[in-house]
RNA sequence: CCUCACUCUCAGGGCGGGGCGAAAUUCCCCACCGGCGGUAUGCGGAGGAGAUCCGUGAGCCCGCGAGCGCCUUUCCCCUUCGGGCGAAAGGGUCAGCAGAUCAGGUGCGAGGCCUGAGCCGACGGUCAUAGUCCGGAUGAAAGAGAGCAAGA
Numbered sequence: 001c002c003u004c005a006c007u008c009u010c011a012g013g014g015c016g017g018g019g020c021g022a023a024a025u026u027c028c029c030c031a032c033c034g035g036c037g038g039u040a041u042g043c044g045g046a047g048g049a050g051a052u053c054c055g056u057g058a059g060c061c062c063g064c065g066a067g068c069g070c071c072u073u074u075c076c077c078c079u080u081c082g083g084g085c086g087a088a089a090g091g092g093u094c095a096g097c098a099g100a101u102c103a104g105g106u107g108c109g110a111g112g113c114c115u116g117a118g119c120c121g122a123c124g125g126u127c128a129u130a131g132u133c134c135g136g137a138u139g140a141a142a143g144a145g146a147g148c149a150a151g152a
Stems, first nucleotide, its partner, number of pairs: 006147005016030004031132002033121002035064004042056005059119002068096001070091006076084003101117005123135003
């Protein structure tokens, strides 16, 4: 330094001001926030170097995660097939909302840089409709780090 196995730790941010109203951190106007891996025309560093390497760099480029949905099993209910208005456990890509970016500039090249204007955000709850409040959640998890690990 590399490979495999096991163990441990860590792993999400945000409603401030005003308006209407009986009631809204939920509506309207202004504001605020951006998980993980990859990619790299930015930035910083090493280097003689525009080679090459290291660090960092995207909410809306490619994927992933939780949640919901879906499927399976069991139970419950109505029952003829079958169905559900129900409950629990399991599955994890087959997918589904699987979410959302354009214009101008620079440049060989922009989806990433600069400028500008846009857009997106699970489920349940709520005196009134929630990315920001409360709840499942002291949960789960993409993944990150460490140990094992001393030696050669």
Molecule: FMN riboswitch aptamer (RFN element)
Organism: Thioclava dalianensis